The prediction has a mean pLDDT of 76. This is a predicted structure of a 115-nucleotide RNA (Glycine riboswitch aptamer) from Inhella proteolytica. It matches the Rfam family "Glycine riboswitch aptamer". Rfam describes the family as follows. This family represents the bacterial glycine riboswitch. The organism belongs to Inhella, within Bacteria. The RNAcentral record of the sequence draws on Rfam.
RNA sequence: GGGUUCCGAGCUGGAGAGAGGCGCGCUGGUCGUUGCAGACGAAGGGCCGCCCACCGAAGGGGCAAGCGGGGAACAUUCCGCCAAUCUCUCAGGUAAAGCGGACAGCAAGGGCAAG
Numbered sequence: 001g002g003g004u005u006c007c008g009a010g011c012u013g014g015a016g017a018g019a020g021g022c023g024c025g026c027u028g029g030u031c032g033u034u035g036c037a038g039a040c041g042a043a044g045g046g047c048c049g050c051c052c053a054c055c056g057a058a059g060g061g062g063c064a065a066g067c068g069g070g071g072a073a074c075a076u077u078c079c080g081c082c083a084a085u086c087u088c089u090c091a092g093g094u095a096a097a098g099c100g101g102a103c104a105g106c107a108a109g110g111g112c113a114a115g
Stems, first nucleotide, its partner, number of pairs: 006110002010106004018052001020051004025047003030042005053094003059090001060088003066081004
């Protein structure tokens, strides 16, 4: 000096699980009765609240081998560090669409430091 490792805007792919129940809650319309307003009734939409059942791949919690420490030393035990797509289900999510999505691919560019 610089390639790979490394960081990486952007693009692409990307699973799982109820179109759940209740509400004399809020709210916009539709239809019918009525001469009109209004009132009443019917089915349905959105939001909100509560309840039950589920999912795990935003995030988050937990743990193994191993390493270290205490003990004269060993064993046992105790403490600390320590991974995940494992596990928990706090959070989030559960028709289609949309949003999100661990992870993967392609990567403008950055960079020789950090790790």